[in-house]
Record summary: The prediction has a mean pLDDT of 81. This is a predicted structure of a 73-nucleotide RNA (transfer RNA) from a Chitinispirillales bacterium. It matches the Rfam family "tRNA".
RNA sequence: GCCGGUGUAGCUCAGUUGAUAGAGCACCCGACUUGUAAUCGGACGGUCGGGGGUUUGAAUCCCUCCACCGGCU
Numbered sequence: 001g002c003c004g005g006u007g008u009a010g011c012u013c014a015g016u017u018g019a020u021a022g023a024g025c026a027c028c029c030g031a032c033u034u035g036u037a038a039u040c041g042g043a044c045g046g047u048c049g050g051g052g053g054u055u056u057g058a059a060u061c062c063c064u065c066c067a068c069c070g071g072c073u
Base pairs, nucleotide, nucleotide: 001072002071003070004069005068006067007066010025011024012023013022019056028042029041030040031039049065050064051063052062053061
């Protein structure tokens, strides 16, 4: 330099050929317990890597940039 993949909550990851952004774990609160752990319930937490475009509508489609991983040279 070229090609491909990944980027979504603190962490690990879903998200169907465009129509409400979700789960588990962690943290917090509560229940249970003499108390802790475990278990159960609840709440909180996101400008979906940055920017632009298409569209009534974009995490999703298109362009570009950035970071990381892999391959080729």